[in-house]
Context: one part of a larger RNA
RNA sequence: UGACGGGACCCCGCACAAGCGGUGGAUUAUGUUGUUUAAUUCGACGCAACGCGAAGAACCUUACCAAGUCUUGACAUACCGCGCAAGGCCCUGGAGACAGGGAGAUAGUUAUGGCGGAUACAGGUGGUGCAUGGUUGUCGUCAGCUCGUGUCGUGAGAUGUUGGGUUAAGUCCCGCAACGAGCGCAACCCUUGCCUUUAGUUACCAGCAUUCAGUUGGGGACUCUAGAGGGACUGCCGGUGACAAACCGGAGGAAGGUGGGGAUGACGUCAAAUCAUCAUGCCCCUUAUGACUUGGGCUACACACGUACUACAAUGGCGUAUACAGAGAGACGCGAAGUGGCGACAUGGAGCAAAUCUCACAAAGUACGUCUCAGUUCAGAUUGAAGUCUGCAACUCGACUUCAUGAAGGCGAAAUCGUUAGUAAUCGCGCAUCAACAAGCCGCGGUGAAUACGUUCCCGGGCCUUGUACA
Numbered sequence: 001u002g003a004c005g006g007g008a009c010c011c012c013g014c015a016c017a018a019g020c021g022g023u024g025g026a027u028u029a030u031g032u033u034g035u036u037u038a039a040u041u042c043g044a045c046g047c048a049a050c051g052c053g054a055a056g057a058a059c060c061u062u063a064c065c066a067a068g069u070c071u072u073g074a075c076a077u078a079c080c081g082c083g084c085a086a087g088g089c090c091c092u093g094g095a096g097a098c099a100g101g102g103a104g105a106u107a108g109u110u111a112u113g114g115c116g117g118a119u120a121c122a123g124g125u126g127g128u129g130c131a132u133g134g135u136u137g138u139c140g141u142c143a144g145c146u147c148g149u150g151u152c153g154u155g156a157g158a159u160g161u162u163g164g165g166u167u168a169a170g171u172c173c174c175g176c177a178a179c180g181a182g183c184g185c186a187a188c189c190c191u192u193g194c195c196u197u198u199a200g201u202u203a204c205c206a207g208c209a210u211u212c213a214g215u216u217g218g219g220g221a222c223u224c225u226a227g228a229g230g231g232a233c234u235g236c237c238g239g240u241g242a243c244a245a246a247c248c249g250g251a252g253g254a255a256g257g258u259g260g261g262g263a264u265g266a267c268g269u270c271a272a273a274u275c276a277u278c279a280u281g282c283c284c285c286u287u288a289u290g291a292c293u294u295g296g297g298c299u300a301c302a303c304a305c306g307u308a309c310u311a312c313a314a315u316g317g318c319g320u321a322u323a324c325a326g327a328g329a330g331a332c333g334c335g336a337a338g339u340g341g342c343g344a345c346a347u348g349g350a351g352c353a354a355a356u357c358u359c360a361c362a363a364a365g366u367a368c369g370u371c372u373c374a375g376u377u378c379a380g381a382u383u384g385a386a387g388u389c390u391g392c393a394a395c396u397c398g399a400c401u402u403c404a405u406g407a408a409g410g411c412g413a414a415a416u417c418g419u420u421a422g423u424a425a426u427c428g429c430g431c432a433u434c435a436a437c438a439a440g441c442c443g444c445g446g447u448g449a450a451u452a453c454g455u456u457c458c459c460g461g462g463c464c465u466u467g468u469a470c471a
Stems, first nucleotide, its partner, number of pairs: 001471002003468003007465001010462004015455002019419005026310001028308005034301002042053002064296007073121001077120002079117004089102005123285002126283003132279002134274003137270001139268001144183006150159003163174003189262004194230007204219002208217002233256001236250005312412001316371007328359003333352002338347003378409001383404007425447006
C1' cells in the first nucleotide's frame, strides 16, 4: 500500500421489511446429470452452466455409429499430356455413392472448362482457450480508476482523491500543500408524453351533396402520418441552509427537479468462456483423425436437478350474441370473396412489391342462458380409430383435425424466486429461424392492482477509520 475481520462510523440497492404473484407437490414440454448404447457428436458447470451455443436434429444439417466406397483427393494453386465434349436426359446393375451402355448435338472453346498422369501440396468440427488474436460474460451503469508538476517522506509511498455539507453520481459548494488534467458520471443520440408549423395520399371527414359502405364529388378543419421547430432550466415565489452547493413546499404547466424507457459498460478482477463462428503458434493424422454414400443415432430411460406450459375450478366451465388494439410480415410470397367439408383443410383465384391488397375473427371484456361444489358439464395426460398438410420420404422421429378414451391433480414440506406503476398479475396478437414443426426466444398492445413503518437483522456494494503472526 492492499486484502481480510462472526471490529467501529456513515450511505446505497426489491438486500431485508410491507404487499402481490409464483417455484418446490401433479401431468406434459424442454435442457442437464447419470445410466444405457454400435453411436446416443461436441462445448457450457455457484452467482455469471442447465428453453445455454441451437433464430427451429425425419434426409440434409451432422461434427457421432455401422456398412459400402475413394486416395493429388469433395475444395485451391502450379507442371505435363489428351482431346471435343463436360453437365443434363434415357436404359442396365446397385441401398446409394458409383460403374457400364445409349441417344442428342447445346454453353465454354486453346484453357479461367473436362479427362488422365507425376509431385509440391490439399484436407482435419483432431489436441492445447493454461501459447494467442478477436469476441463475450461477471462484479456493475457500481462511482470509481489514474496522470503531470509541486510539496512531504531515507524509502515503499503519501498528498491531490482526505475533511464540513450535498447529490443518482469523485454531482456540486466550501475548506485545505496543493494546482491542474485524463478515462469514467452527466449531457450530446434514439424513443415516448404536450404544442406550433410545413405537407395532404393509400390516411382523415366537421360542414355541403352522394352511397349498402369515406363509396364518390369535395374539404385541409380534426385524427393520423413524417420532416422542421418550440417546450423543463431548480427558470419563478416562500422557507431551511454557511451569504454556498443544495433540500423542502408552492405557482404556472401536457410534463418538475435525471419526466418515463433504451442505447451507451472507466482502470481492472475471475490463467472466467470460446482453437466447434472466424483467425492463429506449436503438436498430431496423411490409402486416414481426410473425402463420398445409404441406413441408424443426436429423440434411448430405473432415477435426480433446473426452466417453463396446463391445471386443480363458480372472480369458474360451457353455449349464443356483441365491442374495442398495437406492432409486424408478404413475390420461391401474403392469399380475399365464393363453393365443398363437423373440422384440420381442399377448391378458387380477386387484389397486393402494399398507410391502398392480404395474413386478420384480437382475446380477456360485455349481455343473456345453463351447470351448483362433485374428481364434476373441473382438468386434460394417455390410448384406439379415421383423416388433413408439408415434404423424394413422417416406421424409428413431424404438426394439426374429428370421434371415442378420460390418468395424475383437492393449491403443494423444508426451502426458494420475481416484482415499486401503466409495474406485478392477467389476456390475446405478431416476427425471426423455417418445406413442415414453438408450451422456447424476441417484440406488441388490451385490462390493470397491493405495499414500502423503517434500516435492527440476511445478501451484495461504496467512503472513511481500526486490528492483523496474511501478500
The part of an RNA shown here (small-subunit ribosomal RNA, 3' major domain) has 471 nucleotides and comes from an uncultured bacterium. The coordinates come from a structure-prediction model, not an experiment, and the mean pLDDT is 85. Its Rfam family is "Bacterial small subunit ribosomal RNA". Gene Ontology terms of the family: ribosome and structural constituent of ribosome.